Predicted 3D model of a 1380-nucleotide RNA (small-subunit ribosomal RNA) from an uncultured bacterium.
The coordinates come from a structure-prediction model, not an experiment, and the mean pLDDT is 82.

[in-house]
RNA sequence: AUGAACGCUGGCGGCGUGCUUAAUACAUGCAAGUCGAGCGAGGGCCGCCGGUGGCACACCGGGUUGGUCCUAGCGGCGAACGGGUGAGUAACACGUGGGCAACCUACCCCCGACACCGGGAUAAGCCUGGGAAACUGGGUCUAAUACCGGAUACGAGCUCCCACCGCAUGGCGGGAGCUGGAAAGGACCUCUGGUUGGGGAUGGGCCCGCGGCCUAUCAGCUUGUUGGCGGGGUCACGCCCACCAAGGCGACGACGGGUAGCCGGCCUGAGAGGGUGGACGGCCACACUGGGACUGAGACACGGCCCAGACUCCUACGGGAGGCAGCAGUAGGGAAUCUUGUCCAAUGGGCGAAAGCCUGACCCAGCAACGCCGCGUGAAGGAUGAAAUCCCUCGGGAUGUAAACUUCGCAAGAAUAGGAAGAAUGAGUAGGGGCUAAUACUCCCUAUGAUGACGGUACUAUUUGUAAGCUCCGGCUAACUCCGUGCCAGCAGCCGCGGUAAUACGGGGGGAGCAAGCGUUGUUCGGAUUUACUGGGCGUAAAGGGCGCGUAGGCGGCCAGCGCAAGUCAGUUGUGAAAUCUCCGGGCUUAACUCGGAACGGUCAACUGAUACUGCGCGGCUAGAGUGCAGAAGGGGCAACUGGAAUUCUCGGUGUAGCGGUGAAAUGCGUAGAUAUCGAGAGGAACACCUGCGGCGAAGGCGGGUUGCUGGGCUGACACUGACGCUGAGGCGCGAAAGCCAGGGGAGCGAACGGGAUUAGAUACCCCGGUAGUCCUGGCCUUAAACGAUGGAUGCUUGGUGUCUGGAGUUUUAUAGUCUCCGGGUGCCGUAGCUAACGCGUUAAGCAUCCCGCCUGGGGAGUACGGUCGCAAGACUGAAACUCAAAGGAAUUGACGGGGACCCGCACAAGCGGUGGAGCAUGUGGUUCAAUUCGACGCAACGCGAAGAACCUUACCUGGGCUAGAAUGCCUCUGACAGCCGUAGAGAUACGGUCUCCUAGGGAAACCUAGGCAGAGUGCAAGGUGCUGCAUGGCUGUCGUCAGCUCGUGUCGUGAGAUGUUGGGUUAAGUCCCGCAACGAGCGCAACCCUUAUCGAUAGUUGCUAGCGGUUCGGCCGAGCACUCUAUUGAGACUGCCGUUGACAAAACGGAGGAAGGUGGGGAUGACGUCAAGUCCUCAUGGCCUUUAUGUCCAGGGCUACACACGUGCUACAAUGGCAAGUACAAAGCGCUGCAAACUCGCGAGAGGGAGCCAAUCGCAAAAAGCUUGUCUCAGUUCGGAUUGGAGUCUGCAACUCGACCCCAUGAAGCUGGAAUCGCUAGUAAUCGCAGAUCAGCAUGCUGCGGUGAUACAGUUCCCGGGUCUUGUACACACCGCCC
Repeated sequence: AUGAACGCUGGCGGCGUGCUUAAUACAUGCAAGUCGAGCGAGGGCCGCCGGUGGCACACCGGGUUGGUCCUAGCGGCGAACGGGUGAGUAACACGUGGGCAACCUACCCCCGACACCGGGAUAAGCCUGGGAAACUGGGUCUAAUACCGGAUACGAGCUCCCACCGCAUGGCGGGAGCUGGAAAGGACCUCUGGUUGGGGAUGGGCCCGCGGCCUAUCAGCUUGUUGGCGGGGUCACGCCCACCAAGGCGACGACGGGUAGCCGGCCUGAGAGGGUGGACGGCCACACUGGGACUGAGACACGGCCCAGACUCCUACGGGAGGCAGCAGUAGGGAAUCUUGUCCAAUGGGCGAAAGCCUGACCCAGCAACGCCGCGUGAAGGAUGAAAUCCCUCGGGAUGUAAACUUCGCAAGAAUAGGAAGAAUGAGUAGGGGCUAAUACUCCCUAUGAUGACGGUACUAUUUGUAAGCUCCGGCUAACUCCGUGCCAGCAGCCGCGGUAAUACGGGGGGAGCAAGCGUUGUUCGGAUUUACUGGGCGUAAAGGGCGCGUAGGCGGCCAGCGCAAGUCAGUUGUGAAAUCUCCGGGCUUAACUCGGAACGGUCAACUGAUACUGCGCGGCUAGAGUGCAGAAGGGGCAACUGGAAUUCUCGGUGUAGCGGUGAAAUGCGUAGAUAUCGAGAGGAACACCUGCGGCGAAGGCGGGUUGCUGGGCUGACACUGACGCUGAGGCGCGAAAGCCAGGGGAGCGAACGGGAUUAGAUACCCCGGUAGUCCUGGCCUUAAACGAUGGAUGCUUGGUGUCUGGAGUUUUAUAGUCUCCGGGUGCCGUAGCUAACGCGUUAAGCAUCCCGCCUGGGGAGUACGGUCGCAAGACUGAAACUCAAAGGAAUUGACGGGGACCCGCACAAGCGGUGGAGCAUGUGGUUCAAUUCGACGCAACGCGAAGAACCUUACCUGGGCUAGAAUGCCUCUGACAGCCGUAGAGAUACGGUCUCCUAGGGAAACCUAGGCAGAGUGCAAGGUGCUGCAUGGCUGUCGUCAGCUCGUGUCGUGAGAUGUUGGGUUAAGUCCCGCAACGAGCGCAACCCUUAUCGAUAGUUGCUAGCGGUUCGGCCGAGCACUCUAUUGAGACUGCCGUUGACAAAACGGAGGAAGGUGGGGAUGACGUCAAGUCCUCAUGGCCUUUAUGUCCAGGGCUACACACGUGCUACAAUGGCAAGUACAAAGCGCUGCAAACUCGCGAGAGGGAGCCAAUCGCAAAAAGCUUGUCUCAGUUCGGAUUGGAGUCUGCAACUCGACCCCAUGAAGCUGGAAUCGCUAGUAAUCGCAGAUCAGCAUGCUGCGGUGAUACAGUUCCCGGGUCUUGUACACACCGCCC
């Protein structure tokens, strides 16, 4: 934008538009008639006349009678217009411009001439037949502007002559002769009609140039075909026919196929273009389908005829009738397209002298929001911002001046009243004028004058009075919230939403947009420079033909050359219909709409001119191209001959047990003598070294040597030709390997095949064999990553450095070498420039010109079909359906690699000790159960949350209770409640008894006020260890105490990004140094902090005791503060010093000194981030769920179960030990609901007891391993202690389920642990005990403390993890990837 359709909705008007499908079939009505002033008849009415009844009137009859109306027929004109449709048509059908010297034209206009004399019919009518009908036969009568004969006639035809003219055929004018051909009347003074000739106008016909669809998977077409002569026909032509000739058309696309009415225009677009041809206008074609003619000026005729066909209808079965693509309308088809309306009032048409008649053309009305345009649904005021609804952080906010209300105003409809324009040049009448003899007729002017379908419509006035929806709200794209739903239901134009907090689904509220419409769907153009003329590309994204020769074609050097004027340019003229578009005006109240004017518009035509350029013709030139001469290089090609090395085979010799092969093997070969080795021979194929990013060739390709034949390029100096050139659609030729045909050849290698291995398998990789083939000759095939993934030619554009091959110069004894230069090849690096980047860069992918080939998203597919080629294999050409929202290029950052380099870590290695086997403890899984509450699951869950489940805890289960609730705040009321006692009960609880407020102030008191406490009540408010850790905060784990992670500015890059942070060293370290387009900075590292190791100062009780005194011999006392120690503050260590190495650095190594040495040891400290890691059951918190329960109280039970599996531990298996006796030495802690000494009792756990201690004072407290001595003597033991029986202790309301401990008895497994696996580098591992938290009680766990106290290594190949650089990537949820 739309001839639209569909969904929801719908007030009015104006102007338009309305079967795009079935050119399907059609009921019914209408759509072309008219003329009596052409003709003969018939009929009705009126008038006249006559007759009868009657005398108002009615009936009948006739006419030589008048008027008027109607009708069939003859005749004329029209019916070829108007109206419809787009089936056919790729065509002179259309458009545009021309031609007709090859033409026609009724009616109309102008000019000239004429219309004389005759004739015979026929319809109607009448008579008579046939037929169901349609229709029709025969006889007879009659008229004409019907028909015919004759006359007359020119400018008609033919022949001849003359003049003029033209682009050919020829045209035009004049003259002569010959030939044949006219007519109509009507009305009656006027007029009209007729015939003929000429001209005009209008309309048409034919011919031609040019222009506008797809397909070459249609490449050849044509015999009336092309032309001629003759004939027929026509306005004209092979239009048709006979004969003759063999032409005509075609890659500038013939012929064939498909599709299509063409145009003005319309839609879109900046334009160029692209799409389209509905309405309006021009042309064409068609009228049921096909064919044909007749009539006519005109038709091969929509509402004519004939024939054939299909279909429908009628029928008496003999035969007939019909054609809506006219207007309405019907059926059908379809997503879909209207009334069987009114009128000729206007415009236009036919006929007519006219009145007039006809007109489904047209004008109007109806239906449809189908389109365009206009208008309305109210305007102003109105806040306690009403109610209601929605949201909420509960404060409020939004709908919202919106409503109500007040004032004002009012399309449609209804009622009443009025009421158009559209209508004039009508007839007639009157007046004037013209024509005329005329006051007839007629024409002109003026006046008058009938006529309106729409329609009582538009419009005006008064009263009354009604009207908003649709879509959207994630981004594009204007507009946000709540609820519901839970990858469901659904949405979606693209991207994409939805898996429990959805602005995306559905609903509500709100908002945005448009508005009598709004959305959706279809179609077209645009955006799309995404077919590129304007205006694209082809190294890697799609795209250079495998290479050459060359045809057509395209393009092409110089001359201030000459000529022509085709292209080109300029001017003039013609034409390019109207409508539309644009501009300027006008008319409807505006607009849409419409009217007037202007302008635009061609690859058009004609004429005149210009000549630079292109072209054409002519002439010349040598710079392009080519020829000749001299020379050098070369695996260029073809053919013949020839050589040696090696492999294999054969023969012979020597020789003996293996050889061969692999990651390791085996198959295989070998005692019939292999392999190895020597000699001789046979045969085929390929040519080591030279060999080189060296050479040659168009490409494929070409490599031993010699000879012959032969192609091309290059250099040098001259001579010659004179544009002879470049490219190249088709065409022709060449064209690796494999393959095919025929004939040879066959050593080695070797598809297929056989065997052996490998493997889950192994139709493979490896091994042993081995056929085609590889080789030669001849013939096919014609493809490759045929690649520089880069077509050819020419010109131009800074450089550097190799190399091959010519030439010149310089130097030189030198033709060697060096250096410089001129060419031709071939490489590398790079400037400008180009490029998406990578890169290219005088060998261009730069700047230009010419020519060819090719591309247009991925897949389907280089497939199918067709064609051509081929023996075949197959090659060349080469689609579509369908499907996807990408496929792809280059580069970036990461991640990853069974890639590379470097480095680190108890990572491995080297060691020590464990785990995995046993018993037990503990946690987990599983199972079980009424419940075994929940969470944690690789490292980084599993002695974890839990620093301690008998009740409690407790969240679980069973049962019994409560419901504003077990706890808290505020408010009101009360002065009690609690406690104690009793009863019932398992208890919660219930009932009864007893007890009954406190403090302060005021007051005489009653009492009041305030506060506290307690209870009750009521409301606000509860409660939840219910769910979601994937809605969250906080906290934590992990990579990892790994050395990294970033920023600012600058610079580089189109950009993502890079640089810095990379590099050379060094470090535990992005630690430091050096270098560097970077310079700085931040978070991390380190340091600062705590502790420990040394020393000093200060202080000296509860600590200490060297010296002095005392002593009960105990630092006990006096005394002292030196030491230890305590706890505060300092010192000390910094690679500071020396040496060596290193780059004069950083630093490393060694040394000195020192208590300590290179971070002294240990701790705290954890960058940016990762794992949707863990935790809603610590806490906090959004949302959801629950409210006589998922809350809360209570009793009991459970979390403690037990076939089993795993983790973490303890104790062991013993003699480096067990047991017994004796005897030493810690540190760090803890203690008033507490630690508890001495002493007594108990075998013991423990009990009694209570000193002392709020702790450097007292206590827990015995440290243990150790040491000394004794015993056991290798055994299931004097090892080991599980399990069980008995008797006890302690804690606690209570140890049954289910505590710890003690004693007696019992005395299980277990004799060092498979695969596998863990920890540890020094005061460490191992081993020994002590303390603490939790806690009434309960520790093999946890957190600390000290005692004893090692082995091993100075390595980085491998496993694991990590860091840096680099490389590849089709990964980015990032290798647990992607993918077949």
It matches the Rfam family "Bacterial small subunit ribosomal RNA". Its family is annotated with structural constituent of ribosome and ribosome in the Gene Ontology. The RNAcentral record of the sequence draws on ENA and SILVA.